[in-house]
RNA sequence: GCGUCCGUAGCUCAAUAGGUCGAGCAUCGCACUUUUAAUGCGAGGGUUGCAGGUUCGAGACCUGCCGGACGCA
Numbered sequence: 001g002c003g004u005c006c007g008u009a010g011c012u013c014a015a016u017a018g019g020u021c022g023a024g025c026a027u028c029g030c031a032c033u034u035u036u037a038a039u040g041c042g043a044g045g046g047u048u049g050c051a052g053g054u055u056c057g058a059g060a061c062c063u064g065c066c067g068g069a070c071g072c073a
Base pairs, nucleotide, nucleotide: 001072002071003070004069005068006067007066010025011024012023013022019056027043028042029041030040031039049065050064051063052062053061
């Protein structure tokens, strides 16, 4: 330099063929417990890597850029 794949919550990952961005763990609160842990209930936490385009509507499609993994040279 070229090709393929990936980028979504603090972490690991979902999200059918474009139609309200969720789960587990973690954090915080409450209940339970002598206390902790465990368990149960609840809450907070997201410009979906960045910038544009298409569309009534984009996490998903198109273009460029950034970062990472692998392969070729």